C1' cells in the first nucleotide's frame, strides 16, 4: 500500500437508534487508640475529529487522525 479489529471517566471496560454506566481510583462520612481493609455518600463525560441520515446517533453511513495485529 491492502485487510481486521479498536479510540466512552483520571485508569480497566461495559453500553449495536431513544436518562451516558461499572469497578478500581479520587474526595467526604462512619468505622478504629491509630492505620489498613469493610460500609455509606459523593465528583469526574467535548462518546477521537468532522459531515451525512433520522424526529431522536456513544450506536447507521462516508472522509480524516491515532493505536494493535495480519498480508505484501
Nucleotide at each position: 500500500g491492502c485487510c481486521a479489529g479498536g479510540g466512552u471517566a483520571g485508569c480497566u471496560c461495559a453500553g449495536c437508534g431513544g436518562c451516558a454506566g461499572a469497578g478500581c481510583a479520587g474526595c467526604g462520612c462512619a468505622u478504629u487508640c491509630a492505620u489498613a481493609a469493610c460500609g455509606c455518600g459523593u465528583u469526574g463525560g467535548u462518546c477521537g475529529c468532522g459531515a451525512g441520515u433520522u424526529c431522536g446517533a456513544a450506536u447507521c453511513u462516508c472522509g480524516c487522525c491515532c493505536c494493535u495485529g495480519g498480508c505484501a